The RNA shown here (Bacterial RNase P class A) has 365 nucleotides and comes from Planktomarina sp. The source organism's lineage runs through Bacteria, Pseudomonadota, Rhodobacterales, Paracoccaceae and Planktomarina. Its Rfam family is "Bacterial RNase P class A". By type it is a ribozyme. The coordinates come from a structure-prediction model, not an experiment, and the mean pLDDT is 76. The sequence is in RNAcentral, with records from ENA.
RNA sequence: GUGGGUGGCUGGGCGACCGUGGGAUGGCAACAUUCCGAGGAAAGUCCGGACUCCCUGAAACAACGGUGCCGGGUAACGCCCGGCUGGGGAAACCCAAGGGACAGCGCCACAGAGAACAGACUGCCAUCUACAUGGUGGCACAGGUGAAACGGUGGGGUAAAAGCCCACCGCGGGUCUGGCAACAGAACCGGCGACGGCAAGCCCCACCGGGAGCAAUGCCAAAUAGGGACCGCACAGUGGCGCGUUUCACGCCCCGCAGGUUCGGGUUGGCAGCUAGAGCGCGGUUGGUAACAGCCCGCCCAGAGGAAUGGUCGCACAUGGGGGCAACUCCAAGACAAAAUCCGGCUUAUAGGUUCCCUGCAUUA
Numbered sequence: 001g002u003g004g005g006u007g008g009c010u011g012g013g014c015g016a017c018c019g020u021g022g023g024a025u026g027g028c029a030a031c032a033u034u035c036c037g038a039g040g041a042a043a044g045u046c047c048g049g050a051c052u053c054c055c056u057g058a059a060a061c062a063a064c065g066g067u068g069c070c071g072g073g074u075a076a077c078g079c080c081c082g083g084c085u086g087g088g089g090a091a092a093c094c095c096a097a098g099g100g101a102c103a104g105c106g107c108c109a110c111a112g113a114g115a116a117c118a119g120a121c122u123g124c125c126a127u128c129u130a131c132a133u134g135g136u137g138g139c140a141c142a143g144g145u146g147a148a149a150c151g152g153u154g155g156g157g158u159a160a161a162a163g164c165c166c167a168c169c170g171c172g173g174g175u176c177u178g179g180c181a182a183c184a185g186a187a188c189c190g191g192c193g194a195c196g197g198c199a200a201g202c203c204c205c206a207c208c209g210g211g212a213g214c215a216a217u218g219c220c221a222a223a224u225a226g227g228g229a230c231c232g233c234a235c236a237g238u239g240g241c242g243c244g245u246u247u248c249a250c251g252c253c254c255c256g257c258a259g260g261u262u263c264g265g266g267u268u269g270g271c272a273g274c275u276a277g278a279g280c281g282c283g284g285u286u287g288g289u290a291a292c293a294g295c296c297c298g299c300c301c302a303g304a305g306g307a308a309u310g311g312u313c314g315c316a317c318a319u320g321g322g323g324g325c326a327a328c329u330c331c332a333a334g335a336c337a338a339a340a341u342c343c344g345g346c347u348u349a350u351a352g353g354u355u356c357c358c359u360g361c362a363u364u365a
Base pairs, nucleotide, nucleotide: 001361002360003359004358005357007355008354009353010352013315014314015313016312017311018310020037021036022035023034024033025032026031039336043347044346046345047344048343049342050341051213052212053211054210056249057248058247059246060245061244064209065208066207067206068205069083070082071081072080073079084098085096086095087094088093099204100203104202105201106198107197108196121143122142123139124138125137126136127135128134151169152168153167154166155165156164170192171190172189173188175186176185177184178183217272218271219270220269221268222267227263228262229261230260231259232257233256237254239253240252241251242250279299280298281297283296284295285294286293287292317334319332320331321330322329323328
């Protein structure tokens, strides 16, 4: 210099004027001053939580849903980090719904002779005869089909053949060694018609999981209609109910009213929930390969409620187009996208700018 790979950051700037949501201060008020006021995804609402209400509690089982190599991180996760195995790439690096197919059931289209306790179309060999494109028997090497054909390559062997026999590879088995583990390695044993594939088919195994969501929910006020509950009186048994079943615990119910007390629901308005938190820091330090954790230091970063975060102008900036030999000039126009209880993730969208590192090739010193 040129190709490839992998992460990080940024994603419009400055000024003037007008406007706007919230806090603070001043003011009786109108209002004034001042500070703060969208994102890396605020998005999809796909996972995991916080918080709130509902279900009487505990245990076991069942049902349903989810997760699924191993170890670690985390409040938790289907997320993240590190590793393993398999696959792709020359490499950097990338990809994987990656437990179980000797618990059982099911499926394997088309093609093909045969698709799961194998099978024989062409073929090879032997033999029969009437010497043929035929019959009988042997073989499963070769051809052909397929996503997949019941180990592969080479040699021996044979009428022709075949794990029939042998070597290596593969496969299976227990043993040993290394590793926390997934797993890897070693020698030994087994000829291997023992063990085909599919569990994003049922299923089995292990682990996890109540439901609804801030329009949750609580409080205050107003008006309105109807209802419930409790207390009291009265009344009852080896009864029934408590949102899958069982057991235990606990609780409740029963038919009536002459009374008393009180609750809850919808509607409207207001307040709370609401933002200082599993918070943020391209601060430090310690431990760890890392994710991350501990300690110290610094910081406060929207809190509205049908919903503010905007507009105009100027100056440069970048981009696209036109003109000009050029200096320059004219026009367009500024990526994706807009909070709604809050966090941790994932996924998707994103013009442009910037940067660390890794790998290949060429050249120069």